A computed fold for a 72-nucleotide RNA from Vicugna pacos, annotated as transfer RNA. The source organism's lineage runs through Eukaryota, Deuterostomia, Teleostomi, Artiodactyla and Vicugna.
RNA sequence: GGAGGUAUAACUCAGAGGUAGAGUGCAUGCCUAGCAUGCACAGGGCCCUGGGUUCAAUCCCCAGUACCUCCA
Numbered sequence: 001g002g003a004g005g006u007a008u009a010a011c012u013c014a015g016a017g018g019u020a021g022a023g024u025g026c027a028u029g030c031c032u033a034g035c036a037u038g039c040a041c042a043g044g045g046c047c048c049u050g051g052g053u054u055c056a057a058u059c060c061c062c063a064g065u066a067c068c069u070c071c072a
Stems, first nucleotide, its partner, number of pairs: 001071007010024004018055001028040003048064005
């Protein structure tokens, strides 16, 4: 220098254009003499940034940023 991929909750990841979910973790309650396990429940997201398309964008298109891989 060129090509490709990834970016969504504290972490790991789903999410096929119609107001975003799971597991884990954390908080609270139940359980226990206490802890662990188990059960219940709540909180937590301006979906990396900026534009474009669309009635409507996490999703499609363009550019940028960060990281990863490959080629030179």
Background
The same sequence occurs in records of 4 taxa.